[in-house]
Molecule: Bacterial large signal recognition particle RNA
RNA sequence: CCGCACUAACCGGGGAGUCAGCGGUGCCCUGUACCUGCAAUCCGCUACAGCAGGGGCGAAUCCCGGCCCCCGGGAGUGCGAUGUGCCGUCAAGCCGUCGGUGGAUGGCGCUGAGGGAUCGGUCCCGCGCAACGAAGGACUGUGAACCAUGUCAGGCGGGGAACCGAGCAGCAUUAAGCGGAAACCUUUGUGUGCCGCGGGGAAGCCGGUCCGGAGCCUGAAGCCGUCCAAGCGGGCAUAUCGCAUUUUCCAAAGGCCGGUGUGCGG
Numbered sequence: 001c002c003g004c005a006c007u008a009a010c011c012g013g014g015g016a017g018u019c020a021g022c023g024g025u026g027c028c029c030u031g032u033a034c035c036u037g038c039a040a041u042c043c044g045c046u047a048c049a050g051c052a053g054g055g056g057c058g059a060a061u062c063c064c065g066g067c068c069c070c071c072g073g074g075a076g077u078g079c080g081a082u083g084u085g086c087c088g089u090c091a092a093g094c095c096g097u098c099g100g101u102g103g104a105u106g107g108c109g110c111u112g113a114g115g116g117a118u119c120g121g122u123c124c125c126g127c128g129c130a131a132c133g134a135a136g137g138a139c140u141g142u143g144a145a146c147c148a149u150g151u152c153a154g155g156c157g158g159g160g161a162a163c164c165g166a167g168c169a170g171c172a173u174u175a176a177g178c179g180g181a182a183a184c185c186u187u188u189g190u191g192u193g194c195c196g197c198g199g200g201g202a203a204g205c206c207g208g209u210c211c212g213g214a215g216c217c218u219g220a221a222g223c224c225g226u227c228c229a230a231g232c233g234g235g236c237a238u239a240u241c242g243c244a245u246u247u248u249c250c251a252a253a254g255g256c257c258g259g260u261g262u263g264c265g266g
Stems, first nucleotide, its partner, number of pairs: 001266006010056002012030004020046005034054005063259006072250003075246013090233001093232002096227001098225004106217003115211008123200006129193002131190007139180004148173004156165003
C1' cells in the first nucleotide's frame, strides 16, 4: 500500500423556555435527517447526564477538534403606539375663577356730555278720601201651651144690683232667638289706591329748570398676578406590541485546516 472481517463513533443539530442540572416530549430556527414505545397537575437520567427494544453505516464527503462565516433566538439600550398607576415646583400649556392692566368695537353728545345748583317724584310718618272685608245698628221675614203685651168670646170669682176683678182659646203686636238683604249708618281691619292734604328726608335712582362748555357709556383681544380641577397636553414608572441599534450571550447550515482504530491474509 491492497483485500477481507470488525470496533469506537455516527444515523441530525441549535435557540428560547422548564429544570439544581442534562436530555426528551411541545414552540421556533436550520433544512431532509433509521424504526417502535414513553412524556407538561410531564417523561427519562446525573457530569460517560433521555431510557428500553430493533435496524443501518462504519475509519472518512460521512466520526472528532479548531478557526472563519452566519440563519435564527435571547439580553441590553433608544424611539414610537396603546393600556394602567403616580406627579400640580409642570418656576401652571389648553379649558376655567377673581383682581389689575389694556382700550378694539359700537353707541350717546355743541339740537349741549360728564359735573354743579335747584325743584319734584321714588322712600318714611300722620290725616283724609276711596276700594274691599268683618261686626253691629237700622230695615225686613219668622218668632211665645203657661211663666210677654193689648184686646180678651165663652166660662170663672165677688156683689142685692149697677158693675168690678183675674183671665184660657182666638186675633194683633213684640222680646230673645233664627233668617234675608241692593243701598244706608256706626265701629273696625288691610299684601288695596296712576287719589288728596300736611310733615320728614341720609344716600342712590328718575325727571324738569338753570349754570357751564366737551366729554360720556360700552368694554373685545393681548399682558400681569391669583386661585381651582386633573378632562386634554406634559413628566415619571410599569405592561404589551412595533421599529432601530449594540466591541452583548448562544448559535443551525456552510467553508477551511487538522485528528482518529483492531484482527487476519497478500